About this RNA
The RNA shown here (transfer RNA) has 72 nucleotides and comes from Bacteroidales bacterium UBA1173. The coordinates come from a structure-prediction model, not an experiment, and the mean pLDDT is 80. Its Rfam family is "tRNA". From the family's description: Transfer RNA (tRNA) molecules are approximately 80 nucleotides in length. The sequence was found in a public genome assembly.
[in-house]
RNA sequence: GCCCUGGUAGUUCAACGGAUAGAACGGAAGUUUCCUAAACUUUAAAUUUGGGUUCGAUUCCCAGCCGGGGUA
Repeated sequence: GCCCUGGUAGUUCAACGGAUAGAACGGAAGUUUCCUAAACUUUAAAUUUGGGUUCGAUUCCCAGCCGGGGUA
C1' cells in the first nucleotide's frame, strides 16, 4: 500500500430505516441503619468526522480519522 473488521453513557454491551437511543456495572441525591456495607427509590451521562441516499439514518453508500486482524 491493499483486504477484512470495529468505533454508541465513565466501563462492558444492545438497538427491522421511524421510540424520549436502552441494559448492567460505575457516578450523584434520598430512604433505611448507631455507623458502614447491602437493599430500595430518584437522577445526570453517549451515537468518531465530513458528504450522499431517503419523507426519515445509530442503521444504507462514499471519503477521512482512530483501534484490531490478515497479506506482499